[in-house]
Context: one part of a larger RNA
RNA sequence: CGUUGGAGAGUUGAGAGGAUUCGUCCCUAGUACGAGAGGACCGGGAUGAACGCACCUCUGGUGUAUCUGUUGUCCUGCCAAGGGCACCGCAGAUUAGCUACGUGCGGAUCGGAUAACCGCUGAAAGCAUCUAAGCGGGAAGCCGGCCUCAAGAUGAGCUCUCCCAUCCCCUUGAGGGAGUAAGACUCCUGGUAGACCACCAGGUUGAUAGGCCAGAUCUGGAAGGGUGGCAACACCUGUAGGAGACUGGUACUAAUGAGUCGAGGG
Numbered sequence: 001c002g003u004u005g006g007a008g009a010g011u012u013g014a015g016a017g018g019a020u021u022c023g024u025c026c027c028u029a030g031u032a033c034g035a036g037a038g039g040a041c042c043g044g045g046a047u048g049a050a051c052g053c054a055c056c057u058c059u060g061g062u063g064u065a066u067c068u069g070u071u072g073u074c075c076u077g078c079c080a081a082g083g084g085c086a087c088c089g090c091a092g093a094u095u096a097g098c099u100a101c102g103u104g105c106g107g108a109u110c111g112g113a114u115a116a117c118c119g120c121u122g123a124a125a126g127c128a129u130c131u132a133a134g135c136g137g138g139a140a141g142c143c144g145g146c147c148u149c150a151a152g153a154u155g156a157g158c159u160c161u162c163c164c165a166u167c168c169c170c171u172u173g174a175g176g177g178a179g180u181a182a183g184a185c186u187c188c189u190g191g192u193a194g195a196c197c198a199c200c201a202g203g204u205u206g207a208u209a210g211g212c213c214a215g216a217u218c219u220g221g222a223a224g225g226g227u228g229g230c231a232a233c234a235c236c237u238g239u240a241g242g243a244g245a246c247u248g249g250u251a252c253u254a255a256u257g258a259g260u261c262g263a264g265g266g
Base pairs, nucleotide, nucleotide: 001152005163006162007161008160009159010158011157015149016148017147018146021049022048023047024046025045026044027043033038051106052105053104054103055102059100060099061098062097066093067092068091069090070089071086072085073084074083075082076081110144111143112142117137118136119135120134164265166178167177168176169175170173183261184260185259186258187203188202189201190200191199208254209253210252211250212249213248214247215246217243218242219241224237225236226235227234228233
């Protein structure tokens, strides 16, 4: 821009894409078969590999604004307590998130038409013949079925709901313009969404983010004081103190105010 008034939702599926894999073991059965050695079809069950999708409960990884320990040095006048720098100084743990080495699920069942091939009936050709007329069976393959996208499918589909018939101008037309309706956007707070855009949740009739409170979870026992010890230090106060992303609550802070666009339908 189109989809022939303008909107907000929900759909149909033309079409397109994805997937389609392969083992091992057990039972049937040491059966059929075979002199033996060996060893099935058919059917049923179990378990894997690789691949794909999703996820983070578990196991791990990461986790440079979490906690702790500690070395050197500088600083806060000193002690103590802290801060800076040294690869995050080094080291031990580690929430969320992201992840695989982790977990779950998938390939199917089934329907249709077939290939080679196997048949029924059956003439030409008194027989025979799966074929000439006619009718069956038959593949990991084909068309569906499963998953995803999908009406720019210009062949532009369908359903529901909402908005209505204002004003001005001219060369009077499916004309031009203005202010509006439903609605949308700008803008702002954010996100499990994201390169931007988009998408999604919200914008005071509000829990969208931050703060605060509570909880989860992590770290691992703070400072100060007391007691013991010559001291290093230990114990008590005390599952202490501290804490990023997680969960819930709470308008304290910030989503103010405002503007723009948007039908008149032969």
Molecule: large-subunit ribosomal RNA, domain VI
Organism: Solirubrobacteraceae bacterium